Annotation: The prediction has a mean pLDDT of 83. A computed fold for a 112-nucleotide RNA from Sediminibacillus albus, annotated as SAM riboswitch aptamer (S box leader).
């Protein structure tokens, strides 16, 4: 980097450093010297790994569901992935709004 599955309207600090920027991208509309980023430390959550059970193949073991735990791999900690961007749909008609599917995107675990 491609490619697969699975998640994605729930959660998380008035702490230290450090100093101007940041919310992927368009477009909006927001955070930011009452201190952005990035760094440490604290949290949060359960994707993977772990434990305990039940089912199914039907011994070892495997798979799958459910539940525990948080000491191990990782992921997160402003706003739904902040919201949109394609295509349909609703609605009184092209309006506001609102719904559904895709598209990117983001993090697991896996493959190449």
């Nucleotide at each position: 980097c491609u490619c697969u599955u699975a998640u994605c309207c729930a959660g998380a600090g008035a702490g230290g450093c450090a100093g101007a920027g940041g919310g992927a991208c368009u477009g909006g509309c927001c955070c930011g010297a009452u201190g952005a980023a990035g760094c440490c430390c604290g949290g949060c959550a359960a994707c993977c790994a772990u434990c305990a059970a039940a089912u199914c193949g039907a011994u070892c073991c495997g798979a799958u569901u459910u539940g525990a735990a948080a000491a191990g791999g990782u992921g997160c900690u402003a706003a739904u992935u902040c919201c949109u961007g394609c295509a349909g749909g609703a609605g009184a008609u092209u309006a506001a709004u609102c719904c559904u599917g895709g598209u990117a995107g983001a993090u697991a675990a896996g493959a190449g």
It was read from a public genome assembly, where an Rfam model found it.